Background:
A computed fold for an 89-nucleotide RNA from a Syntrophomonadaceae bacterium, annotated as c-di-GMP-I-GGC riboswitch aptamer. The model forms 100% of the base pairs in the Rfam consensus. The organism belongs to Syntrophomonadaceae, within Bacteria. Its Rfam family is "c-di-GMP-I-GGC riboswitch aptamer". Rfam links the family to the GO term cyclic-di-GMP binding. The sequence was found by an Rfam model in a public genome assembly.
RNA sequence: ACCGACAAAGGCAAACUUGUCGAAAGGCAAGGACGCAAAGCCAUGGAUCUAAAACUCCUCAGGGAGUCAUGACAGCCAGGCCACCGAAG
Numbered sequence: 001a002c003c004g005a006c007a008a009a010g011g012c013a014a015a016c017u018u019g020u021c022g023a024a025a026g027g028c029a030a031g032g033a034c035g036c037a038a039a040g041c042c043a044u045g046g047a048u049c050u051a052a053a054a055c056u057c058c059u060c061a062g063g064g065a066g067u068c069a070u071g072a073c074a075g076c077c078a079g080g081c082c083a084c085c086g087a088a089g
C1' cells in the first nucleotide's frame, strides 16, 4: 500500500411519521433503523427524477397536452479528493 475479521472503539441512517422550505423532484431538523467499510466530500461523464420559467400545439377561453435543466439525486454506475481501526493474507 492492497485488503477487510462472527475483532474493538467510534460513525452514518432506508422506509415511515412530524415540523419546515420548495412549483415539483427534493432539501433541512427531530423521531426511527432497512442497511452501509467510505452510506465521508465533489454534479466532471452517463443513468434516473422533476418541469416553475421558456418554446410548440390544442381550446368550449376556464384551461389542457407535449418538449426542455438552468433544478434534483453522492444510499444508481463510473471518475476525482480526503480519512478511523488493524486479525489473517
Base pairs, nucleotide, nucleotide: 002089003086004085011036012035016031017030018029019028020027021026034075040081041080042079044078045077046076048072049071054067055066056065057064058063